[in-house]
RNA sequence: GAUGACUUAGCUCAAUUGGCAGAGCAGUAUCCUGAUACGAUACAGGUUGUUGGUUCAAUUCCAUCAGUCAUCA
Numbered sequence: 001g002a003u004g005a006c007u008u009a010g011c012u013c014a015a016u017u018g019g020c021a022g023a024g025c026a027g028u029a030u031c032c033u034g035a036u037a038c039g040a041u042a043c044a045g046g047u048u049g050u051u052g053g054u055u056c057a058a059u060u061c062c063a064u065c066a067g068u069c070a071u072c073a
Stems, first nucleotide, its partner, number of pairs: 001072007010025004019056001027043005049065001051063003
């Protein structure tokens, strides 16, 4: 330099031809216990990497830029 894949909660990841953004772990509160651990219940936590475009409607489609990884040179 070329090509391809990926970017969503603190972390690891879902979201089935475009239609209400979720799970596990972690966090907080309460219950349980003499206390802790385990366990139970509830809660909180997202400008879906950036900027634009298409659409009634975009995590999803298109372009652009940035970052990470892989292959080739």